A computed fold for a 74-nucleotide RNA from Candidatus Microgenomatus auricola, annotated as transfer RNA. The organism belongs to Candidatus Microgenomatus, within Bacteria.
[in-house]
RNA sequence: CGGGCUGUAGCGCAGCUGGCUAGCGCGCCUGCUUUGGGAGCAGGAGGUCCUGGGUUCGAAUCCCAGCAGCCCGA
Numbered sequence: 001c002g003g004g005c006u007g008u009a010g011c012g013c014a015g016c017u018g019g020c021u022a023g024c025g026c027g028c029c030u031g032c033u034u035u036g037g038g039a040g041c042a043g044g045a046g047g048u049c050c051u052g053g054g055u056u057c058g059a060a061u062c063c064c065a066g067c068a069g070c071c072c073g074a
Base pairs, nucleotide, nucleotide: 001073002072003071004070005069006068007067010026011025012024013023019057028044029043030042031041032040050066051065052064053063054062
């Protein structure tokens, strides 16, 4: 320098042939249970989907540019 993949909750990920309110597991908080802890049960909080533009009635999803990480090539 060129190419590919990835970026979504604290962590790991799904959703990506555009459409109602963005989800799952672990973790966190509260309550019940327990002598206490753990486990179990019930409930809850937490995201403007990497950034900035564009297309569209409507974008996590499509297009463009950039940033970061990983891999391959030179």
Rfam family: tRNA. About the family: Transfer RNA (tRNA) molecules are approximately 80 nucleotides in length.